[in-house]
RNA sequence: UCCCGAAUAGCUCAACGGCAGAGCGGCCGGCUGUUAACCGGUAGGUUGUAGGUUCGAAUCCUACUUCGGGAG
Numbered sequence: 001u002c003c004c005g006a007a008u009a010g011c012u013c014a015a016c017g018g019c020a021g022a023g024c025g026g027c028c029g030g031c032u033g034u035u036a037a038c039c040g041g042u043a044g045g046u047u048g049u050a051g052g053u054u055c056g057a058a059u060c061c062u063a064c065u066u067c068g069g070g071a072g
Base pairs, nucleotide, nucleotide: 001071002070003069004068005067006066007065010024011023012022013021018055026042027041028040029039030038048064049063050062051061052060
């Protein structure tokens, strides 16, 4: 320098172009001698940044940023 992939909740990851979700973690409660475990509930999101396409974008297109892999 070129090519490919990834970026979504605190963490690990889902999500046909039409509601943004799960597990773990947090908080509240139940259970009990207590803690852990288990059970119920609840909060938490500028979907990396900036544009574009579209009635509608996490999703498609472009550039950029960061990280990972590859070629030379």

Predicted 3D model of a 72-nucleotide RNA (transfer RNA) from an Anaerolineae bacterium.